[in-house]
RNA sequence: AUAAAGAGUUUGAUCCUGGCUCAGGACGAACGCUGGCGGCGCGCCUAACACAUGCAAGUCGAACGGAGUUAUUUCGGUUGAAGUUUUCGGAUGGAUACUGGUUUAACUUAGUGGCGAACGGGUGAGUAACGCGUGAGUAACCUGCCCUGGAGUGGGGGACAACAGUUGGAAACGACUGCUAAUACCGCAUAAGCCCACGGCCCGGCAUCGGGCUGAGGGAAAAGGAUUUAUUCGCUUCAGGAUGGACUCGCGUCCAAUUAGCUAGUUGGUGAGGUAACGGCCCACCAAGGCGACGAUUGGUAGCCGGACUGAGAGGUUGAACGGCCACAUUGGGACUGAGACACGGCCCAGACUCCUACGGGAGGCAGCAGUGGGGGAUAUUGCACAAUGGGGGAAACCCUGAUGCAGCGACGCCGCGUGGAGGAAGAAGGUUUUCGGAUUGUAAACUCCUGUCGUUAGGGACGAAUCUUGACGGUACCUAACAAGAAAGCACCGGCUAACUACGUGCCAGCAGCCGCGGUAAAACGUAGGGUGCAAGCGUUGUCCGGAAUUACUGGGUGUAAAGGGAGCGCAGGCGGACCGGCAAGUUGGAAGUGAAAUCUAUGGGCUCAACCCAUAAAUUGCUUUCAAAACUGCUGGCCUUGAGUAGUGCAGAGGUAGGUGGAAUUCCCGGUGUAGCGGUGGAAUGCGUAGAUAUCGGGAGGAACACCAGUGGCGAAGGCGACCUACUGGGCACCAACUGACGCUGAGGCUCGAAAGCAUGGGUAGCAAACAGGAUUAGAUACCCUGGUAGUCCAUGCCGUAAACGAUGAUUACUAGGUGUUGGAGGAUUGACCCCUUCAGUGCCGCAGUUAACACAAUAAGUAAUCCACCUGGGGAGUACGACCGCAAGGUUGAAACUCAAAGGAAUUGACGGGGGCCCGCACAAGCAGUGGAGUAUGUGGUUUAAUUCGAAGCAACGCGAAGAACCUUACCAGGUCUUGACAUCCGAUGCAUAGUGCAGAGAUGCAUGAAGUCCUUCGGGACAUCGAGACAGGUGGUGCAUGGUUGUCGUCAGCUCGUGUCGUGAGAUGUUGGGUUAAGUCCCGCAACGAGCGCAACCCUUAUUGCCAGUUACUACGCAAGAGGACUCUGGCGAGACUGCCGUUGACAAAACGGAGGAAGGUGGGGAUGACGUCAAAUCAUCAUGCCCUUUAUGACCUGGGCUACACACGUACUACAAUGGCGUUUAACAAAGAGAAGCAAGACCGCGAGGUGGAGCAAAACUCAAAAACAACGUCUCAGUUCAGAUUGCAGGCUGCAACUCGCCUGCAUGAAGUCGGAAUUGCUAGUAAUCGCGGAUCAGCAUGCCGCGGUGAAUACGUUCCCGGGCCUUGUACACACCGCCCGUCACACCAUGAGAGCCGGGGGGACCCGAAGUCGGUAGUCUAACCGCAAGGAGGACGCCGCCGAAGGUAAAACUGGUGAUUGGGGUGAAGUCGUAACAAGGUAGCCGUAUCGGAAGGUGCGGCUGGAUCACCUCCUUU
Repeated sequence: AUAAAGAGUUUGAUCCUGGCUCAGGACGAACGCUGGCGGCGCGCCUAACACAUGCAAGUCGAACGGAGUUAUUUCGGUUGAAGUUUUCGGAUGGAUACUGGUUUAACUUAGUGGCGAACGGGUGAGUAACGCGUGAGUAACCUGCCCUGGAGUGGGGGACAACAGUUGGAAACGACUGCUAAUACCGCAUAAGCCCACGGCCCGGCAUCGGGCUGAGGGAAAAGGAUUUAUUCGCUUCAGGAUGGACUCGCGUCCAAUUAGCUAGUUGGUGAGGUAACGGCCCACCAAGGCGACGAUUGGUAGCCGGACUGAGAGGUUGAACGGCCACAUUGGGACUGAGACACGGCCCAGACUCCUACGGGAGGCAGCAGUGGGGGAUAUUGCACAAUGGGGGAAACCCUGAUGCAGCGACGCCGCGUGGAGGAAGAAGGUUUUCGGAUUGUAAACUCCUGUCGUUAGGGACGAAUCUUGACGGUACCUAACAAGAAAGCACCGGCUAACUACGUGCCAGCAGCCGCGGUAAAACGUAGGGUGCAAGCGUUGUCCGGAAUUACUGGGUGUAAAGGGAGCGCAGGCGGACCGGCAAGUUGGAAGUGAAAUCUAUGGGCUCAACCCAUAAAUUGCUUUCAAAACUGCUGGCCUUGAGUAGUGCAGAGGUAGGUGGAAUUCCCGGUGUAGCGGUGGAAUGCGUAGAUAUCGGGAGGAACACCAGUGGCGAAGGCGACCUACUGGGCACCAACUGACGCUGAGGCUCGAAAGCAUGGGUAGCAAACAGGAUUAGAUACCCUGGUAGUCCAUGCCGUAAACGAUGAUUACUAGGUGUUGGAGGAUUGACCCCUUCAGUGCCGCAGUUAACACAAUAAGUAAUCCACCUGGGGAGUACGACCGCAAGGUUGAAACUCAAAGGAAUUGACGGGGGCCCGCACAAGCAGUGGAGUAUGUGGUUUAAUUCGAAGCAACGCGAAGAACCUUACCAGGUCUUGACAUCCGAUGCAUAGUGCAGAGAUGCAUGAAGUCCUUCGGGACAUCGAGACAGGUGGUGCAUGGUUGUCGUCAGCUCGUGUCGUGAGAUGUUGGGUUAAGUCCCGCAACGAGCGCAACCCUUAUUGCCAGUUACUACGCAAGAGGACUCUGGCGAGACUGCCGUUGACAAAACGGAGGAAGGUGGGGAUGACGUCAAAUCAUCAUGCCCUUUAUGACCUGGGCUACACACGUACUACAAUGGCGUUUAACAAAGAGAAGCAAGACCGCGAGGUGGAGCAAAACUCAAAAACAACGUCUCAGUUCAGAUUGCAGGCUGCAACUCGCCUGCAUGAAGUCGGAAUUGCUAGUAAUCGCGGAUCAGCAUGCCGCGGUGAAUACGUUCCCGGGCCUUGUACACACCGCCCGUCACACCAUGAGAGCCGGGGGGACCCGAAGUCGGUAGUCUAACCGCAAGGAGGACGCCGCCGAAGGUAAAACUGGUGAUUGGGGUGAAGUCGUAACAAGGUAGCCGUAUCGGAAGGUGCGGCUGGAUCACCUCCUUU
């Protein structure tokens, strides 16, 4: 100085694990919409693709010879003007113009020469490397120009360009001959110093070595130019410095082991060569080394860094711009020149490409600045200037400079400014919305008054310039004045995360979406609009990186069940390691020094009006190196110790292992005896065995396998595993003791060994069992479960395999941290002593505290607290799969991905629901009974079918004698036909006044036409009611949606439940209460209890009924009576009370609640019945009772009328009635006894008529009065005598009655006649527990008429309940769960179809790399002496030297062949994934209906089945053991 935030999404809900997604920042960005100004920056990330055109490196005439221009000087040549003169012929004159040379001066520059061109500028292809970074080293090196110092600069020579001539070529470019200069080139002289080799002396260091002095010998230099003659610039040599480079080393520097071995110049040595220099750098010879699990080699990717972005940091990502280094310059190779290059704008060669060509041959290289094409989502001007800063050349002036400074284009980024300010409510208009009142846009606008940033115009006008001149930017920045609100706002979003809401449209469509998700007719999620929110000249989207992500965890994670402990041991390397005393100083700590470039970041200060930007100073740069010091800890080293570890000794237990032997029981088979018809097997059967004698039983024998009881959460072993007895061999453990060694230890990647079952190979063996297989069953099927057989196998020997739920789903070792209680094996104490008790060591269980844990749970045998080492994990699926490699005889094992796909997958616990789980309890649930239904006929409803229509609804229980308490018309909603269109019905407006009744005609009628009497009612006199006509608002709809709704109703269920407050427990969902022990019809009550209380339900209160008291009473009743009258006793009616509360007694119970029994009582344990229906469930029913949103319809889906239909009829079902008879039918006895109702368009008596239904007639009664009204079964007597009957009554015929406009479709009743099925009902199934079932009649609603239905009423009046095993339903507790739309759940696999990615695949096509061989350009090096040859030597011949040529080594490109690696593609094929409601089954989840799962083998359409071994991550019951409590 600085500082760390979370959210959404798995579930019905919860906690956790875990992934996915979002909010932040950044960018060389791109895209969409929009766009006022300025400053500062930035701008091909792709094709290191190809490039037209121009420019990007020149300069020096003070190095040189020429050439040229201008001026000058001077000498000439040609011309010959004016003027003068003239004899007119001319002469003189010399201007002007042209031209040749000389002198001088200035300028230009093709060439020779010098310096530069190796800098500056670009790009990132290559490179995993001493390339880069950092720090060292060079005693193993070089360095032009520059600086300092020393010493020199003498004298000669021969050429070659230019130039001239000739000549070749289209061109590029040459060839030959001749001339010439120099700071070009070459000898000679000189040598302070330098170099070489040799000798001597001295000094130093770091091994090789380095330095100094010295002796003699050998060798190597130079250039001049300018000039004002003062000098100055150069040149040569030596030394030093500076700068720049070269080389070497330590450390650091990506991914892959499905790349594990690599290497022949390879590693080292000796000696030559080469280089500025060390070195296998190169060569010859010698040796056989070198690298690698601390990752060699190989493959892939990549320029590195200062820094940048992000982050709290540690880290992660990145390497644009700026700066440092490296590499490259069309691709590959090569050298030349030079101080410096193996050279971007130089050369040679080869390849590709482009251009020119006269076809012979040539030219080129923008990854410089602009620019073009191309690629791409995408990246600028063929600009100005050298004014500044720098660079090159020059003495300088100056020239060059696409470096650079500027300008242009681009919102590409950062920063700043503006688009106005104040007032202004009629809260304007318009828009949107609305509950129609309003709200909102909104002081927003208009309007008034201001201001002038910016803009426009005009005027002035810089700094940058130093030093005489000189400014591209630029008339720019800035200043002043005037003008005028004038020219300047968009984009995204508004379901949650996430700030911001309404309307309309759409209707799982169109579309949205970052995740969750939205849209199927009321969308805050799509589209539009209004409004709002956010940011703002920008805003959104996309892409990438970091963050959030503790989601790779160094800081800072985990592994019992979520992903994750290796099957177990031994053990090399490695890692870690006991006590004490010394030494050293590698790690460690502190101080100092060097370095850590600048820029950046940070702090402070300053400059542009501020800011961005820029400048200065400081800090920082956490690193590396050197050095000094310390010695606690680690390390190294020396010594010593015994407690870790081991050895010896003495005891002990044991299914520890291997080999050999022995034994009895049992199964099976064989032989024999007895014996006879079955045996066996199952849920029940069958296959099978048996009269050829089975099973059964007795005796004898054979053979194989396994070892009952003991036996125990007992023992042993590293794990797998080990069980009769005996013997032999052998491993380990424990205890005691404390003699010996003296840290010898722990862990352990690779490696090695062991390793159940199944399986494999060879050879044996085979009693039982038993995959496969066969048969029988079961079943829709049954490749299964069950049964009968049965082969591999199971057993032995040898060899392989190497896997399991190889599990404690818990790696090994060590230490520490409360207890209690069992058990196994030892030791000690105490005891006379076996016991018992106490202490202790080693195992093995349970309970439990702290602690831990997401919870479950673990808890000294840790999942606690710590330490060391190893192994493993990082969302689900794809997949433990593919490919590759290794192992295996095979089966297969080990190692082990990706594409693609999903937003979850998962753990623990909670509440429900469910279970072909368990426990307890209840209910006409079963059982015990009674009567039925199902069979018949009929009635009625439904389905189906039919029809023009058979209107619609109701659909398991909980639709079906239901809506409908009553369809001939009406009802009526349906059909056919005929009609109407403001309408059959409601409101409003206008006009008219009659409406309306009646009559006639037509018509099926609605209706139409005509006629038309009487002419109404109220009135405040205005009018209104009412009616007709007209226009439009509207009416109307039994049209749709009960899945948009209200209301109502059904059902679980009159079941006993459903909840809340406070408290407590739990991280939480939740739990507790409400569970437990009893009890009850009951969550009824009692007791107990971290609960204490409360609410809705239960019960009670209400109605009715059973008893009674009192009061009252007419139409009831009556002792009296003919009646009147009288009375309130009785029957009865009404009202108000009483009564029943387990109150009393006894027994049981826990001293409770309560139960049982009893007394009394009309009634006894809620006395009987009713009404009453908690929280909720079923998208239950109803839009056709009603109401109602939305949609649809409007000369029709509305309204009216006639006729038809709802009543149809091969059939099926439900609900009833009547029967099948003798417990009966019929007749007679005019023989008894009810209750509850109804009655005026009504009930109707007596009387009369009719066989009867009924009719005539009409007393009485608006009802305790009159009427319906007769109750019936019953009882008594008679008859019938078991039959299709004297049963039963359907059907049909005839004749009648009643209602009604109307009885055909289609009513009810009567009489006579006819007399069907039916003789008690299969599978199945219903109701009922007492005044009940059964049976008997009576009444009422609806209703003109029509009941076997419905709702009520009374009469007669049973049987049975042992009991809760089972069926059904329900309640509580508990358990399992992969269910929560809740079992009508969930879910697996094959098959079929579509799409997607991927493996294999006969092959086909590429790519890069390495090795082998062939060819071999340029070129260096070496050789050679064929040709040529100026300087030097030599008188000459010739020589030295050089060039060309030729040869050799190496050598790029190219070629050949084989193999490996890698990519694309490929008929076909394999599995995988995803898809709408496909097909087949039902494997898993509950005991999932055969518990499931793991490994293995085998079989099967498929899930899967079976065998063998294992596991509990199995329910339930029983038993054993242990624990807790008593």
The prediction has a mean pLDDT of 82. A computed fold for a 1526-nucleotide RNA from Subdoligranulum variabile, annotated as small-subunit ribosomal RNA. The sequence is in RNAcentral, with records from ENA and SILVA. It matches the Rfam family "Bacterial small subunit ribosomal RNA". Gene Ontology terms of the family: structural constituent of ribosome and ribosome.